[in-house]
Context: one part of a larger RNA
RNA sequence: GGACAACGCUGGCGGCGUGCCUAACACAUGCAAGUCGCACGCUCUUCCUCGCAAGAGGGAGGGAGUGGCGCACGGGUGAGUAUCACGUGGGUACCUGCCUCCAGGUGAGGAAUACCGGCGAGAAAUCGCCGACAAUACCGCAUACGCUCUCUCGCGAGAGAGAGCAAAGCCUGCAAAGGCGCCUGGAGAGGGGCCUGCGCCCGAUUAGCCAGUUGGUGGGGUAACGGCUCACCAAAGCCACGAUCGGUCGCUGGUCUGAGAGGACGAUCAGCCACACUGGGAUUGAGAACGACCCAGACUCCUACGGGGGGCAGCAGUGAGGAAUCUUCGUCAAUGGGGGCAACCCUGAACGAGCAACGCCGCGUGCAGGACGACGGUUUUCGGAUCGUAAACUGCUUUUCUCUGGGACGAGUAAAAGGACGGUACCAGAGCAAUAAGCCCCGGCUAACUACGUGCCAGCAGCCGCGGUAAGACGUAGGGGGCGAGCGUUGUCC
Numbered sequence: 001g002g003a004c005a006a007c008g009c010u011g012g013c014g015g016c017g018u019g020c021c022u023a024a025c026a027c028a029u030g031c032a033a034g035u036c037g038c039a040c041g042c043u044c045u046u047c048c049u050c051g052c053a054a055g056a057g058g059g060a061g062g063g064a065g066u067g068g069c070g071c072a073c074g075g076g077u078g079a080g081u082a083u084c085a086c087g088u089g090g091g092u093a094c095c096u097g098c099c100u101c102c103a104g105g106u107g108a109g110g111a112a113u114a115c116c117g118g119c120g121a122g123a124a125a126u127c128g129c130c131g132a133c134a135a136u137a138c139c140g141c142a143u144a145c146g147c148u149c150u151c152u153c154g155c156g157a158g159a160g161a162g163a164g165c166a167a168a169g170c171c172u173g174c175a176a177a178g179g180c181g182c183c184u185g186g187a188g189a190g191g192g193g194c195c196u197g198c199g200c201c202c203g204a205u206u207a208g209c210c211a212g213u214u215g216g217u218g219g220g221g222u223a224a225c226g227g228c229u230c231a232c233c234a235a236a237g238c239c240a241c242g243a244u245c246g247g248u249c250g251c252u253g254g255u256c257u258g259a260g261a262g263g264a265c266g267a268u269c270a271g272c273c274a275c276a277c278u279g280g281g282a283u284u285g286a287g288a289a290c291g292a293c294c295c296a297g298a299c300u301c302c303u304a305c306g307g308g309g310g311g312c313a314g315c316a317g318u319g320a321g322g323a324a325u326c327u328u329c330g331u332c333a334a335u336g337g338g339g340g341c342a343a344c345c346c347u348g349a350a351c352g353a354g355c356a357a358c359g360c361c362g363c364g365u366g367c368a369g370g371a372c373g374a375c376g377g378u379u380u381u382c383g384g385a386u387c388g389u390a391a392a393c394u395g396c397u398u399u400u401c402u403c404u405g406g407g408a409c410g411a412g413u414a415a416a417a418g419g420a421c422g423g424u425a426c427c428a429g430a431g432c433a434a435u436a437a438g439c440c441c442c443g444g445c446u447a448a449c450u451a452c453g454u455g456c457c458a459g460c461a462g463c464c465g466c467g468g469u470a471a472g473a474c475g476u477a478g479g480g481g482g483c484g485a486g487c488g489u490u491g492u493c494c
Stems, first nucleotide, its partner, number of pairs: 001494002005490005012363006018356002020321001025319003029316003034069003039066002042063009076275003086199007094192003099188008107141001109139002116131006146165008169180004201247003208238002213235008250272004254265004277297005299310004327353001329352003335349001336347004366396004376387004401431006410421001438483005443464003449478005459466002
């Protein structure tokens, strides 16, 4: 000299960043994942038409439910993990919704069920029985360009035979036609699974470790290879080039420092991994579980004591811990994501604003003139010296500040509408030197000296050391030095 810093004193503005390093401690409250009526039936409100009425048809809007897609992304955290977790280079026995391309198809039927109606149980959460009804929900049948399996032929690419396997409709339209879908197969893109060479902290005051252990055969299992699992058989496998055990730890791109080599670190941003109160489990699905389910446990809340609810390591916010770390803000305008043909809806992702000198950078607190060197302070050898052109005073300027007026880019379109930030940035005009300086140090190292007080006291101190009656080292004052919206101190690393 540099940092996710904290503390003390002080503090004008702006830009860009950064902001629980500790208790992966516990959490009040609100929000953070929905959407689709162009899949489906039901129901409510309102309007119009027809009707004497019951009612029927149509338009607009609301509600829960079935169904579809999404909820496996995005966001958080670093507990665990010394591991194919990560980094890098290879490999393949595998999977892949949505998207792109190619080929073929979309025929004819059936049985249920939620919502609903009736009855009932419960404090609630919620649940039971009966009845009816719909679909792009579910199930057979038909068909099979193909795909899967088996068999035959072939060295192989492949060829042949047999068996098995599909589907769903909706919208615009008078129609024709078109659009969105659905099914089968192939290819791609992107994503993932698995295997593997090399790299990857400390301890030998840890020296031997291992029984599904190492390999084989066979069965099972998986999307897939494999002791992954099981039966049997063999007795292997790892290790001083450090196995095993123990400790510590998310890894990397990178960051800090350093001339470099290296050392230390892994905040923010980006990639990967792991976790979601603790432990375990399955279900759905192309894919698996932070705001899904089930079980157990700890904690906590409600209860009519029978029984139920909950999970901020999402965004804010609260308590606690701590030297210490922010608003219960605005908007979906942009970027991106989910759903939808679309209009649009949702989005604490994101974009913004707020708070904090926490960091970096920039700007300002005025400029010029002004000696009879004023008053005052300090000092003095009482002559003076110094603060000091400093002030007053005169002239000037207006960054900043205040007021007024104008006012964006970011916004895409055939045209129109459409900006949270924001009446912000910026521009113009008017006004007043007006609103704005501190902190540390002055014995040597180390830049800056006198006076008084104190008297080994009170105190200082990074090291050497100062203080016991003239202390440049303590305290105060004057003066001076350094840095400056900061200045010092402490702790960590280089």

A computed fold for a 494-nucleotide part of an RNA from an uncultured bacterium, annotated as small-subunit ribosomal RNA, 5' domain. Rfam family: Bacterial small subunit ribosomal RNA.